Molecule: SAM riboswitch aptamer (S box leader)
Organism: Desulfuromonas sp. CSMB_57
RNA sequence: UCUUUAUGGAGAGUGGUGGAGGGACAGGCCCGACGAUGCCACAGCAACCGGUCUGCCGAAAGCGGAUGUCAGGUGCUAAUUCCUGCUCCGCGGUGGCGGAGAAAAAUGGGGA
Numbered sequence: 001u002c003u004u005u006a007u008g009g010a011g012a013g014u015g016g017u018g019g020a021g022g023g024a025c026a027g028g029c030c031c032g033a034c035g036a037u038g039c040c041a042c043a044g045c046a047a048c049c050g051g052u053c054u055g056c057c058g059a060a061a062g063c064g065g066a067u068g069u070c071a072g073g074u075g076c077u078a079a080u081u082c083c084u085g086c087u088c089c090g091c092g093g094u095g096g097c098g099g100a101g102a103a104a105a106a107u108g109g110g111g112a
Base pairs, nucleotide, nucleotide: 001112002111003110004109005108006107007106013042014041015040016039017038021031022030023029025085026084027083028082043077044076045075047074048073049072050070051067052066053065054064055063056062081104086101087100088099089098090097091096
């Protein structure tokens, strides 16, 4: 980088550095010189993987359950993935509103 699969209405910030854009893209709407985004340190959160205990089982494999008083790996710590993008359905009657699904992006696991 490609592919596959799962998840998203919850949770969690201070200091330093640096100096202009940032929130993936487009439109909106926000954040930002009262210093954002990024990077570093520390702190925190607890989703997936892993660990531990345990049920089925003769054992292994496999399939379950419990556990964070296991924070080890990855991740995350403004706003629902900030909202909407495409399709369908309902209402409504041309301004939209509500619902379902998809797409895209993000993160984890598997594969190449």